[in-house]
RNA sequence: GAGUUUGAUCAUGGCUCAAGACGAACGCCGGUGGCAGGCUUAACACAUGCAAGUCGAGCGCACCUUCGGGUGAGCGGCAGACGGGUGAGUAACGCGUGGGAAUCUACCCAUCCCUACGGAAUAGCUCCGGGAAACUGGAAUUAAUACCGUAUACGCCCUUCGGGGGGAAAGAUUUAUCGGGGAUGGAUGAGCCCGCGUUGGAUUAGCUAGUUGGUGGGGUAAUGGCCUACCAAGGCGACGAUCCAUAGCUGGUCUGAGAGGAUGAUCAGCCACACUGGGACUGAGACACGGCCCAGACUCCUACGGGAGGCAGCAGUGGGGAAUAUUGGACAAUGGGCGAAAGCCUGAUCCAGCCAUGCCGCGUGAGUGAUGAAGGCCCUAGGGUUGUAAAGCUCUUUCAACGGUGAAGAUAAUGACGGUAGCCGUAGAAGAAGCCCCGGCUAACUUCGUGCCAGCAGCCGCGGUAAUACGAAGGGGGCUAGCGUUGUUCGGAAUUACUGGGCGUAAAGCGCACGUAGGCGGAUUGAUCAGUUGGGGGUGAAAUCCCAGGGCUCAACCCUGGAACUGCCUUCAAUACUGUCUGUCUAGAGGUCGAGAGAGGUGAGUGGAAUUCCGAGUGUAGAGGUGAAAUUCGUAGAUAUUCGGAGGAACACCAGUGGCGAAGGCGGCUCACUGGCUCGAUACUGACGCUGAGGUGCGAAAGCGUGGGGAGCAAACGGGAUUAGAUACCCCGGUAGUCCACGCCGUAAACGAUGGAUGCUAGCUGUUAUAGGUAUCGACCCCUGUAGUAGCGAAGCUAACGCGUUAAGCAUCCCGCCUGUGGAGUACGGUCGCAAGACUAAAACAUAAAGGAAUUGACGGGGACCCGCACAAGCGGUGGAGCGUGUUGUUUAAUUCGAUGGUAAACGAAGAACCUUACCCAGGCUUGACAUCCCGGUGCCAUUUCCGAAAGGAAAUUUCAUUUAGUUGGUCGGUGACAGGUGAUGCAUGGCCGUCGUCAGCUCGUGUCGUGAGAUGUUUGGUUAAGUCCAUCAACGAGCGCAACCCUUGUGAAUAGUUGAAUUUUUCUAUUCAGACUGCCCUGGUAACAGGGAGGAAGGAGGGGAUGAUGUCAGGUCAGUAUUUCCCUUACGUCUGGGGCUACAAACACGCUACAAUGGCCGGUACAAAGGGCAGCCAAGUCGCAAGACGGAGCAAAUCCCAUAAAGCCGGUCUCAGUUCGGAUUGAAGGCUGAAACUCGCCUUCAUGAAGCCGGAAUCGCUAGUAACGGCAGGUCAGCUAUACUGCCGUGAAUACGUUCCCGGGUCUUGUACACACCGCCCGUCAAACCAUGAAAGUCGCCAAUACCUGACGUGUGAGCUUCGCCUCGCCCUAAGGUAGGGGAGAUGAUUGGGGUUAAGUCGUAACAAGGUAACC
Repeated sequence: GAGUUUGAUCAUGGCUCAAGACGAACGCCGGUGGCAGGCUUAACACAUGCAAGUCGAGCGCACCUUCGGGUGAGCGGCAGACGGGUGAGUAACGCGUGGGAAUCUACCCAUCCCUACGGAAUAGCUCCGGGAAACUGGAAUUAAUACCGUAUACGCCCUUCGGGGGGAAAGAUUUAUCGGGGAUGGAUGAGCCCGCGUUGGAUUAGCUAGUUGGUGGGGUAAUGGCCUACCAAGGCGACGAUCCAUAGCUGGUCUGAGAGGAUGAUCAGCCACACUGGGACUGAGACACGGCCCAGACUCCUACGGGAGGCAGCAGUGGGGAAUAUUGGACAAUGGGCGAAAGCCUGAUCCAGCCAUGCCGCGUGAGUGAUGAAGGCCCUAGGGUUGUAAAGCUCUUUCAACGGUGAAGAUAAUGACGGUAGCCGUAGAAGAAGCCCCGGCUAACUUCGUGCCAGCAGCCGCGGUAAUACGAAGGGGGCUAGCGUUGUUCGGAAUUACUGGGCGUAAAGCGCACGUAGGCGGAUUGAUCAGUUGGGGGUGAAAUCCCAGGGCUCAACCCUGGAACUGCCUUCAAUACUGUCUGUCUAGAGGUCGAGAGAGGUGAGUGGAAUUCCGAGUGUAGAGGUGAAAUUCGUAGAUAUUCGGAGGAACACCAGUGGCGAAGGCGGCUCACUGGCUCGAUACUGACGCUGAGGUGCGAAAGCGUGGGGAGCAAACGGGAUUAGAUACCCCGGUAGUCCACGCCGUAAACGAUGGAUGCUAGCUGUUAUAGGUAUCGACCCCUGUAGUAGCGAAGCUAACGCGUUAAGCAUCCCGCCUGUGGAGUACGGUCGCAAGACUAAAACAUAAAGGAAUUGACGGGGACCCGCACAAGCGGUGGAGCGUGUUGUUUAAUUCGAUGGUAAACGAAGAACCUUACCCAGGCUUGACAUCCCGGUGCCAUUUCCGAAAGGAAAUUUCAUUUAGUUGGUCGGUGACAGGUGAUGCAUGGCCGUCGUCAGCUCGUGUCGUGAGAUGUUUGGUUAAGUCCAUCAACGAGCGCAACCCUUGUGAAUAGUUGAAUUUUUCUAUUCAGACUGCCCUGGUAACAGGGAGGAAGGAGGGGAUGAUGUCAGGUCAGUAUUUCCCUUACGUCUGGGGCUACAAACACGCUACAAUGGCCGGUACAAAGGGCAGCCAAGUCGCAAGACGGAGCAAAUCCCAUAAAGCCGGUCUCAGUUCGGAUUGAAGGCUGAAACUCGCCUUCAUGAAGCCGGAAUCGCUAGUAACGGCAGGUCAGCUAUACUGCCGUGAAUACGUUCCCGGGUCUUGUACACACCGCCCGUCAAACCAUGAAAGUCGCCAAUACCUGACGUGUGAGCUUCGCCUCGCCCUAAGGUAGGGGAGAUGAUUGGGGUUAAGUCGUAACAAGGUAACC
């Protein structure tokens, strides 16, 4: 810097990624050289070989001899304390750094002195023994630079300062030389002491008896409790002792801008260790890696008696592990040991081998080459791309290969490396390219396969049939002898914030105060120089990093020089600030005096109202309670009412964003005691202050203990309701408790979610207390100050909300606290508590978010306003009956399909007997019923016969047209491309439609506001049917909607007039105009507009229609058509006959007819509009009871026909009945259409005459020419199931107070944990699976101590024997071991507790809206 919480935004906050590094490992791949590196794990066990010897110029002996010498085991000397390995232990003077004094130092250097005289042994060898071996005993003999004595003594010790004491030496050799002893000094190395620095844990807070100090003694090279005896009682510790865990430390290395963080391989310095534990010896030096003794574990040998061993040296083996090399060469170089030297030894070292483990270099070819080859891939089929890439042509030869030559490293000789590096030559493009990635972050895209499968994934996330995310291919991107992955670490991460963060609401201010340590601290004088600043000196090893130069052809790498090493010590100087000391001051703080307010606290007393109870009176049937009830009380007298009494608790009004208190909290009145505060004055003290880890005190309610008290209220509990349930909400009761005294508890959303103190930074308005001024007789009013307490606001701050002199502003000081969410304020441990519990306080595991503020929506059983046949007011229905139609369901071979709350259900379907038809059964066809192309043949059509249910098949008869011609058309046959599909997906689509809704809304440009999403405009006040208009306004304008323009109807006029009108008027038909605009008047209003009136056919949109904004419902339709993809292809296509879509226990929806007298029936009689008509409408007339038939006039229609309108009116009859209502059902007889009315049509006549007497809960339509009632017509159509649908006219009402309520909608506002948007979200138990974890009777090893017992080796010490040999014994200490009881950490454990996770389990619905009882602690 980026990705990721959201619909979007800002901020908070975590997770993740891009960079670098590595002793790495794994996967795929692998040409070469140089330089480096290579058991991070089991400090696990080790076969084999090698890794430390040397000296004959110290000594004797033996052997060999070329007689020069050499070899061997010993004695003796020096060296085996270096070099090499490892990091177990160690939190320490171990390391780093800088100092110090009480020391030693072989070999080396310098100086001085000495080196005299004697003696006794012993190994080896020889002999005799023991033993399996390792090894060892005895005897005899022998040398020395081995050992001992004497002499001498610069120095050492004691001292009475006269002196006394003990103590050295080595020689070899021909000179020369090499040695030996003593002393002093140096150099080197080592030991010791001190300051500072050096991991985590307080869920480790107290530790310590040689402990701290002193004296005497011992011991050491040396100081010292290092050790010992005695004395004292100290020493360490919140500036973290003790304990636990982890760890070698450093120079450095990696990273980072730095500060830091991580790390301590290779190289270098120091330390520690050498199978585990202990111990000493020798020595200058060790408590000793390749030495010794003992104990233990392990391994090996053994004759079972006893012995041997220690790769954390170099190789190597086994084991462990993801993982780390050769049982190589040489001492040529550098160094080490010994030696006088030659020299010997050296797995130190120098080299080689293995490994892409890392860094660096080089190569795998160069130029040219378009037909843009072939092949691959994609394609819109044109082409594009791979791609100058290849081929071809012309060149080159680095590296590798082969042949030759051949170094430096060596300053005489000596070269492992090594015939190596280098050089020369030869041949030939010849021998040499892979890995990862391509959704975003992040450079790089297409096709196919797959179909929430297989799989991918660092985070977000891909995959459910069009996957740039899986797999493959083509293409592309990146790096390159490597590339990816994994792991670790730093960075990004300002995500532990010193540099450099925060705490009102995101995580985070202790509930409040007092106060200890600590931190910080007013003005001024002088001193000091600790901090601070500057200069000098010492040190800060080398290597590394950096700079400059140089050497390998370059680089890596190496060399030389410089700088640096930010540190520590020391010295000189400065004195502003801080500190310290000192003197003074008064502004901080405190004191004194005078006033003042107050529910501040504690105790005692006291008052009235009210509730309840008790007694008495009056009085009678209810009272009480609720949404409605019931439990309950009451005729044994309640409730109500009056009087009297008892008892407890709380204090109405005053009362107030009023007061007091540190907070919790405090409220009748009086008294006593008492704390704090404010104002005014002040001539006192003189910084006495602020904060405050631990600590101490106070601390609501509930709870606990003891004893009282108990009126009301009231957890638990009982009952009644509510409910699906109701362990609740509501009601009736009711115990703890609430009250008092004393004692505990110590927590709250203990909140201003805001720690305390001080100073500074605009104001305005209230209010409390008080002082002053002004004014007044006085009280008010007004002005000013101080201290509180509220509201609003400049600057500023803030993510925003908001805060704003009472800061969340600007600063200083001190304290507390935070670091993703969940697990969890939980477990374990500890402290406190009588208990409840409180305080302190994790981890495993899970997860990519959780959370804040604000925005836009949506939603609310939130609010306000408005509208609608939404309710109300009315009229008529549905729901009950019968029937019609549609749907579900059921049935069926099939009952084709779709539509399914509103927005499906007389819907698609404006008309299923066949057809339709998509379904079922049966029979046929396969280039097909239909289209185009190709090839061949040929008249088709038609008629007849046979088979068949038909389709179809077979046969016969018949026998073309056009063009000049090729041919074309028709038809038949064939071939394949294809046809065909009412097969799937309306969640791939177009188009169309429904719905919210004819609701008044939906947006944009510019400007402005806001960090931003967004807001403003569009809000507000009016008005309207309307975002209609007006006014106002940081908005000004505009668009789609509204309205208008269109059609129709109502009035008039003009013109024209057939088939209408007898004729002009008039009616009618058609066309074109006029008319209505709040224009006029009155009232109200700024206006828009509203109310009323006039005129007018019509009045405020005159009535009706067409017209449907942005969008919502993945709404409906792939079966109207179109269409992507998939599927079928002798069938899911197509043809035909028959059947089905018409079934029928049941349910629903839409209708018709009724139940009757406002009626039925019979007779007579009146008045429409709008339509339709040639395969049609069909008149007159005749026949039939009728349906209808015959018949034929007229009419392609203002002419003819359908066609009598009906309700109405007049008259008659019926008389309240299941009827002269009602017409279902059924029987019989007919008619019509049609190939065909059985399944399954309509109509007529006669007969039959069911249910039904106005319909439960519920529900629908309608506001005027409307509802209701009445008929007429049309489409579809052969016919019809039409009671449907679409239109037409006739008759013709009632009611609207109004907007509380129901439903739907609009605007504003509010809340929200919703945004798939309440059909949302979401909680807990239970059930299931898995995961980690706590408890647990116990069990198992481990660790470090304590007490006691035994006690090896060994030092020290004492004694004894004596062969004078460290021979034997004792004592102290002591490793290992044993016993005992506790402690600590861990593993495991039947069972058990909660926690977490897991698309679709169970029960409820706790939370989010007033979440339906506000939520929360």